[in-house]
């Protein structure tokens, strides 16, 4: 200085979606803990806690070449040799430990010292004469328990002392010079005065004195950086400064005395609270953020507080005094002690080692040197703490053992895995060799017989841990049952759990794997790089303004900012890159670079910055004349209402959804005149106007603030912001004096609603509202949108001022300059770009940029708690934490709802006809009963429902009584069968006799019964919320979706909106759509007309009814009319039939965990001499009572009799229909005798119509009921059938609140056939016959479709959801005090010591005594701040199923909020003002076009 590398996301609010935004996971990392587990070596590292206590040993000595003496060895002696207490020197200030203190020159950079010191070492000058007393050791005495101490007396020095020498050191005095100058500066010269020493051994050397210098050390002082709290804002009296002394190595209030009042502080003093500081280290892409263990620097401390002493150096870790604690020894007098050194101990705690080896090496101290010390250091031991390395075996080995596991039972998986073969030999274990480190010829290794090598042995000695729902690699079985339990987050378990717990299997990691704790990361989630502030969190209520910040244009000057170069320092170590050495890494060694930072010197002048001169556009000023509900203050006025007074006049006013309190005959209300009071200003009025906002509105007047244009001019950046701090304004309510009071109107009081009604309504009504002074400062004080500048097309509209044009003047027009709006919606009508999550905003930005403020960082706790500060008071401002959630929020989308709006339909009301609700029976439900009253259906969409037939059966219950069968297989035995004893209700048990069959190749076989035994079987037991399939209902309502294609970030939307028109998303029409499926329609069937064909058995028969088939025919095609020339829609012809001719069949996507496990099927779970099965008999039919559905009826439109033997249609008939006849009053009955397998023959018609009776009554209505008698089914009609006949003759005279069906062959009336079925229909299904009335319309009830609206609902209003109360558990904040800590001040006391002063005293300067000042500890006081506790009371959080009530979303049923006052169990209500973050209607502006 090139260049290259460098950045990952994902779960989690919702029905769905984007946004905002926490929350949580995926990486790295620790001096680490725990949990399971464990072979080996290298390298490192190991008390984060109690700076808490410490037995035991070491850990600072050394020098006999200073010096005297002891002693011990050798020697006969002389000596030699060696050890030693002791004076002496020197070191002990280093080395080691640890971080308590400190928030500071303590560290860290850089920089001064002209304001300083330096022992040992190196350089360099010079010297080393002379002498003197003395003292321990050491002898002897004395005291002590001890530790020790004293007295006598000898003695030696490199101890000590004098003297003498010294130019160079140092102190005076004089002179020169430097330096911009001062100065106690420096250089230098001359003059004085002071001050030195030691010797030792041995023949050279070391020492010793004095000086100059040098190198290392080091002291002081300066700039700049160095946590957090402003809920800590004012601190300071040696305090700032100066003058004198003093003191130090040295500058200085460092001390003192004096004088003078200074110095700090929003660029954070002062207080508190934490903390040793750097290199570095962790992580991150970086900036950054965290963090100060090993190592390397620095700084402090050594039991706790104070002191000084030697010394070059210390206020001294293993020195001294003294004073607390605390331990220890004592003879009780008194003494000692200080592991925060290395090992260890004990104690805390989650939790951190050996009372090891050596001084071989590397260093250090002493010494001439041998050497002697050295727990610095070198090593080995412990622990997987940690980083790195290597093993736990390799190749072969089955379509694959066993054993487990899973299955669809076929097989799959564990899995070449094992075993068994062949082989190695890192690792282990034996034996054998055996190092470098040694500097240095020799000698000298703690580590060690250790690395390393050889040989032998044998696969031998060596694998687990955590996960397997999704982030996030990896799945099955079983148990369990919202229980046990997991969980990082979401969330999992209430019987099919890949989520719990096991098992197999699988995944990742691996001697280790998890888990906790903590850092960075990811989090652009504090945003310099790199964030916002209209609705999510956030623009102070306005403004004024000093500090700060930021500033227009020209020019010149300077260089602090910036910008370059160049020296200096930024330590080593770490980390990067390249190399090297340990077999590799780890580690370690050398080499580059880097260290972005200070410094100093030199240059540049664009920017910004200072000086200085200028300029006019930015502000400001002067003139003009101009709009205004700006403001202050005094005055007038008319409407209105209230009392009050007099007139007229009479009973009600009043007031409400209805209504009552109220008011009134003492005369109201009303209407009339007069008089009083107070408050507020209609119309003028207008998204007009005015002010900084709060907010200003009748009229005049005075006084004043601001602003726009206009003309020219004058000043010459004077300006922009502004809540650090500060000052002023500030709706309403409110509070304090004093006035005022009409009206309205918190509180209250009555009366109403209501379950209640502390409320909404009503009558009443105090404060208050209004004035004048003071306070109060707060709103949804909103445009939810700070101020100021300047770019970025406009149309319109209007409010101000100019100017042109034009007029006699003027309106209008055009232009410009300032302000206020607006450009939204189907016709018909732009907002362009940009921005926004969207919604939206768009020259009056929320666009582009700039400058300042000010504000946000999940919900709740909480604008709350403590504090401070303002307030009379109400409270206001400032403003947290524990604690709890996984979300809170915003837009916008789909839907669903609304006591929200529009538009359409429907027998939905409305119109009408007939019912039900009342009786009486029938039948079904519930209830109640019962041995049992078998089970299911429960709004519409259960309830003559499942059941289109409960006497037995059915039959599922219930009594009793029986059994273990039955189907398959396989074994015996028997032919099957038939008749029969006994017992019993049968079922069943139980005897006897008869029988010996069929195929056979004669072995047997088929079928049947019956015992056995096995595997299965049975079960209307559960679970319809495990299903399968069928139902049913919204609803025969007209919807539901698809492609593709536009539109939107997206979810979606758009087609499917819209206008007309339809029974219809049925057509049109027009449109960013085009097309397309499923519905709808139509195409099936039946009816209705005509034609043809054909006719058994139809038809008194000329082809007609009528049957069966096939075709025609109806499509708004034709004519007017209205619509868009459209689809259509209204009238009309022809027609049998007319706008779907009329009915059926036909049920879209889906809704109700709707119905059904008892039609059937079926998973899964229960039961198996029973929950299966078989039998008899009861029950399902019970009966105070409530419900549904129905049938008769209650009469004259009827009842009854009698006739004409009046007219149908559909259907059914072989264990069937069953004529005709006869018999009975009748059900029936006969011989089943006629027909009839049915268009052939039977079942088979009532209402009506005719006449006659009966005449409004409980009847000739009505038929319950109960009595006899009977008939028919059936083994069998008591419980418990139906049906006839005769008697009997209740209730009922049209039904109460409510309610239901029905629009044409329908209602209503009338009877007719079907199924089930031995019998049994008032019920179901179907068939004809007679045969109506009514529809103004859509206001209103309910159901539904579209569209639109608002929502806090999304389980979708049977939603969500507040607040007291009641329980239980948590944190924190008050609390009458109680207990501690901390730092300080005020006084007492005063040790040890420095320093001053006296005073004795010796060898003459030691010592001893005594005073004074400071002075730690210690008392003693009052406050201050800080911690623990704390009866009790209030308030927060949380907590599956408590009470009250419904306060909010919808117009949430009184629109919500927001500030404020009053009030209530409580959400909360009600007064004032004030937002719209209000549905709905309806008027206005506005827009656009004519």
């Nucleotide at each position: 200085u090139u260049u290259a590398a460098u950045g990952a996301g994902a779960g989690u609010u919702u029905g769905a979606u984007c946004c905002u935004g926490g929350c949580u996971c995926a990486g790295g990392g620790u001096g680490a803990a725990c949990g399971c587990u464990g072979g080996c070596g290298g390298c490192g590292u190991g008390u984060u806690u109690a700076a808490g206590g410490c037995a035991u040993g070491c850990a600072a000595g050394u020098c006999g070449a200073a010096c005297g003496g002891a002693c011990c060895u050798c020697g006969c002696a002389a000596g030699a040799g060696g050890u030693c207490a002791g004076u002496g020197g020197c070191a002990a200030a280093c080395g080691g430990g640890a971080g308590a203190a400190u928030a500071a020159c303590a560290c860290a950079u850089u920089g001064g010292u002209a304001a300083c010191c330096u022992a040992c070492c190196c350089c360099g000058a010079a010297g080393c004469g002379g002498g003197a007393a003395a003292u321990a050791a050491c002898a002897c005495c004395u005291c002590g328990a001890a530790a020790g101490a004293g007295g006598u007396g000898c003695u030696a020095a490199u101890a000590u002392c004098c003297c003498a020498u010294a130019u160079a050191a140092u102190g005076g005095c004089u002179c020169a010079g430097g330096u911009a100058a001062c100065g106690u500066c420096c250089u230098g010269a001359g003059u004085u005065a002071u001050g030195a020493a030691a010797g030792a051994u041995u023949u050279a050397u070391c020492g010793c004195u004095u000086u100059g210098g040098g190198a290392g050390g080091g002291g002081c002082c300066u700039a700049u950086g160095u946590u957090c709290c402003a809920u800590c804002a004012g601190c300071u009296c040696g305090u700032u400064g100066g003058u004198g002394a003093g003191g130090u190595a040295a500058a200085a209030g460092c001390u003192c005395a004096c004088c003078a009042a200074g110095g700090c502080a929003a660029c954070g003093a002062c207080g508190g609270a934490u903390a040793c500081c750097g290199g570095g280290c962790g992580u991150g892409a970086g900036a950054g953020c965290g963090u100060g263990a090993c190592c390397c620097g620095g700084c402090u401390c050594a039991c706790u507080g104070g002191g000084a002493c030697u010394g070059a150096g210390a206020c001294a870790c293993u020195g001294c005094c003294c004073a607390g604690a605390c331990a220890c020894c004592u003879a009780c007098g008194g003494g000692u002690g200080g592991c925060u050194g290395c090992a260890g101990u004990c104690g805390a705690g989650a939790a951190u080692c050996u009372u090891c080896c050596c001084c071989a090496a590397u260093g250090g101290a002493c010494g001439a040197a041998a050497g002697u010390c050295u727990g610095a250091g070198g090593g080995a031991g412990c622990g997987a703490c940690g980083c790195c390395g290597c093993g736990u075996g390799a190749c072969c080995g089955a379509a694959g053992a066993a054993g487990c596991c899973c299955u669809u039972u076929g097989g799959g998986g564990u899995g070449u895995a094992a075993a068994g073969g062949u082989c190695u030999u890192u690792u282990c274990u034996u034996g054998g060799g055996g190092a470098a480190a040694a500097a240095u010829u020799a000698g000298u290794g703690a580590u060690g017989g250790u690395a390393c090598u050889c040989a032998a042995g044998g696969a031998a000695u060596a694998a687990g841990a955590g996960g397997u729902u999704g982030c996030u690699a990896a799945c099955u079985u079983c148990g369990u049952g919202c229980c046990a339990g997991c969980a990082g987050c979401a969330g999992c378990g209430g019987u099919a759990a890949u989520a719990c717990g096991a098992a197999g299997g699988c995944c990742u990691c691996a001697a280790g794997c998890g888990u906790u704790a903590c850092c960075c990361g990811g989090a652009u989630u504090c945003a310099u790089u790199g964030g916002g502030c209209g609705u999510a969190a956030a623009g102070a209520g306005u403004u004024c303004a000093a500090a700060g910040g930021c500033g227009g244009u020209u020019u010149u000057a300077c260089a602090a900012g910036u910008c370059a170069a160049a020296c200096g320092u930024u330590a080593a170590a770490u980390a990067c890159u390249g190399a090297u050495g340990c077999u590799c890494a780890a580690c370690a060694u050398c080499a580059g670079g880097c260290c972005u930072g200070c410094g100093u010197u030199u240059g540049a002048a664009a920017c910004g910055g200072u000086a200085a001169a200028g300029c006019u556009c930015g502000a400001g000023g002067a003139u003009g004349g101009u709009a205004g509900a700006g403001g202050u203050a005094g005055g007038c006025g008319g409407a209105a209402u209230u009392g009050c007074c007099g007139g007229u006049g009479u009973a009600g006013c009043a007031g409400u959804g209805c209504a009552a309190u109220g008011c009134g005959u003492u005369a109201a209300u009303a209407u009339c005149g007069g008089c009083a009071a107070g408050a507020a200003c209609a119309c003028c009025a207008a998204c007009a106007g005015c002010g900084a906002a709060g907010g200003c509105a009748g009229c005049c007047u005075a006084c004043u603030g601001g602003a726009a244009c206009a003309u020219u001019u004058c000043u010459g950046a004077c300006g922009c912001u502004a809540u650090a701090c500060g000052a002023a304004c500030g709706a309403a309510a409110g509070c304090g004096u004093g006035g005022g009071g009409a009206g309205a109107g918190a509180a209250u009081g009555g009366g109403a609603u209501u379950a209640g009604a502390u409320a909404c309504c009503c009558c009443a009504g105090u404060a208050u509202u209004c004035c004048a002074c003071g306070c109060c400062g707060u709103a949804a004080a909103c445009g939810a949108u700070g101020a100021g500048u300047g770019c970025u097309a406009g149309g319109c509209a209007u409010u101000g001022a100019a100017a042109g044009u034009a007029u006699c003047g003027a309106c209008c027009c055009u232009u410009u300059c300032a302000g206020u709006g607006u450009c939204g919606u189907u016709c018909a009508a732009u907002c362009a770009a940009g921005c926004u999550a969207a919604c939206g905003c768009c020259u009056u930005a929320a666009g582009c940029a700039c400058u300042c403020c000010g504000c946000c960082u999940g919900g709740g706790g909480a604008g709350u708690a403590c504090g401070a500060c303002c307030g009379c008071a109400a409270g206001g401002u400032u403003a947290a934490a524990a604690c709890u959630c996984a979300a809170a929020g915003g837009a916008a989308u789909u839907g669903a709802c609304g006591g929200g709006a529009g538009c359409c339909c429907g027998c939905a009301c409305a119109a009408g006809c007939g019912g039900u609700g009342g009786a009486g029976c029938a039948u079904g439900u519930g209830g109640u009963u019962u041995a049992a009253u078998u089970c299911g259906a429960c709004a519409c969409a259960g309830a003559c429902c499942g059941a289109a037939u409960a006497a037995c059966c059915u039959u599922a219950c219930c009594u009793g009584g029986a059994u273990u069968c039955u189907u398959c297989u396989c074994a015996c035995a028997g032919a099957a069968g038939u008749c029969u004893u006994u017992g019993g209700a049968a079922a069943c048990a139980u005897u006897g006799a008869c029988g010996u069959g069929c195929c056979g190749c004669a072995a047997g076989g088929a079928g049947c019964u019956g015992u056995g035994a096995g595997c299965a079987g049975g079960g209307u037991g559960a679970u319809g919320c495990a299903c399968g399939g069928c139902u049913g209902u919204c609803g025969u309502c007209a919807g539901c979706u698809c492609g593709u294609g536009u539109c939107g970030u997206g979810a979606g939307a758009u087609g499917u909106a819209c206008g007309g028109u339809u029974a219809a998303g049925u057509c049109c029409g027009g449109a960013a759509a085009c097309g397309a499926g499923c519905g709808c329609a139509a195409c099936c069937c039946u009816c209705g007309u005509a034609g043809u064909a054909u006719g058994u058995u139809a038809c008194a028969u000329u082809g007609u009814u009528c049957a069966u088939a096939c075709u025609a025919g109806a499509c708004u095609g034709c004519c007017c009319u209205c619509u868009u020339u459209a689809a259509g829609a209204g009238g009309g012809a022809g027609g049998a039939a007319g706008g779907a001719g009329a009915g059926g069949a036909u049920g879209a996507c889906g809704u109700c965990a709707a119905g059904u496990c008892a039609g059937c099927g079926u998973g899964u779970c229960c039961c198996u001499u029973a929950c299966g099965u078989c039998c008899a008999g009861g029950g399902c039919c019970a009966c105070a009572c409530a419900c549904g559905u129905g049938c008769u009826a209650c009469a004259a439109u009827g009842g009854c009799g009698u006739g004409a033997a009046a007219c149908a249609g559909a259907g059914g008939g072989g264990c069937g229909c069953g004529a005709a006849u006869c018999g009975g009053c009748a059900a029936c009955g006969u011989u089943u005798u006629a027909g009839c397998a049915a268009a052939u023959c039977c079942c088979c018609a009532a209402a009506a119509c005719a006449c006659g009776c009966c005449u409004c009554a409980g009847u000739u209505c009505a038929g319950a009921u109960u009595g006899a008698g009977g008939u028919c089914u059936g083994a069998a009609a008591c419980u418990c059938g139906a049906c006839c006949u005769c008697a009997u003759g209740a209730a009922g005279c049209c039904g109460g609140a409510a309610u239901c069906g029905c629009u044409a062959g329908u209602a209503a009336c009338c009877g007719u056939g079907g199924a089930u079925c031995a019998u049994c229909a008032a019920g179901c299904c179907a068939c004809g016959g007679u045969g109506a009335a009514u529809a103004c319309g859509u206001u209103c009830u309910c159901g539904g479709g579209c569209u639109u609206u608002g929502u806090a609902c999304a389980c979708a209003c049977c939603g969500c959801c507040c607040g007291u109360c009641a329980c239980u558990u948590c944190a924190a904040g008050g609390g009458a005090g109680c207990c501690g800590g901390u730092a300080a001040u005020a006084c007492c006391c005063g040790a040890a010591a420095u320093c001053c002063c006296c005073u004795c005293g010796u060898u003459c300067u030691a010592g001893a005594g005594g005073g004074g000042c400071u002075g730690a500890a210690g008392g003693u006081a009052g406050g201050a701040c800080u911690g623990g506790u704390g009866a009790c009371a209030g308030g927060g959080a949380a907590g599956a199923a408590g009470u009250c009530g419904u306060a909010a979303c919808a117009a949430g049923g009184c629109a919500u909020g927001c500030g404020u006052a009053g009030c209530g169990g409580a959400a909360g209500c009600u007064g004032u003002g004030c937002a719209u973050g209000g549905a709905u209607c309806a008027c206005c502006u506005c827009c656009u076009u004519u």
Small-subunit ribosomal RNA from Candidatus Kerfeldbacteria bacterium RIFCSPHIGHO2_12_FULL_48_17, 1490 nucleotides, folded computationally.
Lineage of the source: Bacteria > Bacteria candidate phyla > Candidatus Kerfeldiibacteriota.
Rfam family: Bacterial small subunit ribosomal RNA.
RNAcentral holds the sequence, with entries from ENA and SILVA.
The prediction has a mean pLDDT of 81.